[in-house]
RNA sequence: AACGAUAUAACUCAGUGGUAGAGUAUUGAAUUCAUAAUUCAGGAGUCAAAGGUUCAAAUCCUUUUAUCGUGA
Numbered sequence: 001a002a003c004g005a006u007a008u009a010a011c012u013c014a015g016u017g018g019u020a021g022a023g024u025a026u027u028g029a030a031u032u033c034a035u036a037a038u039u040c041a042g043g044a045g046u047c048a049a050a051g052g053u054u055c056a057a058a059u060c061c062u063u064u065u066a067u068c069g070u071g072a
Stems, first nucleotide, its partner, number of pairs: 002070006010024004018055001026042005048064005
């Protein structure tokens, strides 16, 4: 340099144009003599960046960045 894949919560991942979610973790409460486990409630996101299409974009298109892979 060529081709391909991935980028969403602290972590692992869903989400095929119409309100951004789950599990784990974390915070508070209940329970217990206490801890763990369990139950209830909460917080945490400019969806890698920029531009475009659209009434509406995490999602479609273009470019860029980062990581990984393939071949030479």